The RNA shown here (transfer RNA) has 72 nucleotides and comes from Sergentomyia squamirostris.
Rfam family: tRNA.
The organism belongs to Neophlebotomus, within Eukaryota.
The sequence is in RNAcentral, with records from ENA.
[in-house]
RNA sequence: UCCCAUGUUAUCUAGUGGUUAGGAUGCCUGGUUGACGACCAGGAGGCCUGGGAUCGAUUCCCAACGUGGGAU
Numbered sequence: 001u002c003c004c005a006u007g008u009u010a011u012c013u014a015g016u017g018g019u020u021a022g023g024a025u026g027c028c029u030g031g032u033u034g035a036c037g038a039c040c041a042g043g044a045g046g047c048c049u050g051g052g053a054u055c056g057a058u059u060c061c062c063a064a065c066g067u068g069g070g071a072u
Base pairs, nucleotide, nucleotide: 001071002070003069004068005067006066007065010025011024012023013022018055027043028042029041030040031039049063050062051061052060
C1' cells in the first nucleotide's frame, strides 16, 4: 500500500426493513437470612460516526474511524 471480516448497555452475546432491540454477567433498590453468600422481585443503562436509497434503517449501499486477520 492492497484485500477480507467485524463494530449492539460496564462486559459477553442474540436478532430483525415497520408497533417496546432479547438474554447472561455486573451495578442499584427491596424481600429473605442473626450476618454474608445464594435465591426471589423490581429498576437504570445499548445498535461506532457521517451520507445515500427507501414511505420507513439497528438491519441494505457508500465513505471515514476503530479492531482482528491476510497478501506484498